[in-house]
RNA sequence: ACAUAGUUUCGGCAAACUUAUUGAAAAGUAAGGGCGCAAAGCUAAAGGGUCUACGUCUUUGAGAUAAAGAUAGGACAGCCAGUUGCAAAG
Repeated sequence: ACAUAGUUUCGGCAAACUUAUUGAAAAGUAAGGGCGCAAAGCUAAAGGGUCUACGUCUUUGAGAUAAAGAUAGGACAGCCAGUUGCAAAG
């Protein structure tokens, strides 16, 4: 290098969207659905970052169930990050 034979894998998760439901919202849960992912497993004040603002405060307004701004221990880990783990080959 060629030929033949054998072994392992032949699995996991699940974006957008749809339906139902929870929530003020962001978003979550379940079913369907697959865009993708070798950690798309886990971890959310107490590493960073992003999103929302019921409520609270401030400003404007005669006032309002009005408008604007600020505020997270509310949400997102399939943004980075931390942490744990499986398989094959070299």